[in-house]
This is a predicted structure of a 98-nucleotide RNA (Bacterial small signal recognition particle RNA) from an uncultured Clostridia bacterium. The coordinates come from a structure-prediction model, not an experiment, and the mean pLDDT is 79. It matches the Rfam family "Bacterial small signal recognition particle RNA". The family's RNA type in Rfam is non-coding RNA gene. Its Rfam clan is "SRP clan".
RNA sequence: CGGUGGGUCUUGUGCGAUACGAGCCUGUGAACCCUGUCAGGUCCGGAAGGAAGCAGCAGUAAGCGGUCACUCGUAUGUGCCGCAAGGGUGCUUGCCCC
Numbered sequence: 001c002g003g004u005g006g007g008u009c010u011u012g013u014g015c016g017a018u019a020c021g022a023g024c025c026u027g028u029g030a031a032c033c034c035u036g037u038c039a040g041g042u043c044c045g046g047a048a049g050g051a052a053g054c055a056g057c058a059g060u061a062a063g064c065g066g067u068c069a070c071u072c073g074u075a076u077g078u079g080c081c082g083c084a085a086g087g088g089u090g091c092u093u094g095c096c097c098c
Base pairs, nucleotide, nucleotide: 002096003095004094005093006092007091008090009086010085011084012083013082014081015079016078017076018075019074020073021072022071023070025066026065027064028063034059035058036057037056042051043050044049
């Protein structure tokens, strides 16, 4: 000097990390137009009974809060981690050859 392989470079992809959102969990949450139970009272009935049903209570819907962890989704040079392809101008490195 040359050849060859690797690193650096680019792209794709996978995994993890971080951030955000959602789910799960939990609290709150409907005077009436949610559910259940419906005191009192009301209505029907000769009576026995029955009917509707306010308040209250319980449970929830939408919504509004809280939240470690877990699950899903999105994003990011977060890792220069894995795999593949490309690039062979430059730098670097191993081997071979002169």
It was read from a public genome assembly, where an Rfam model found it.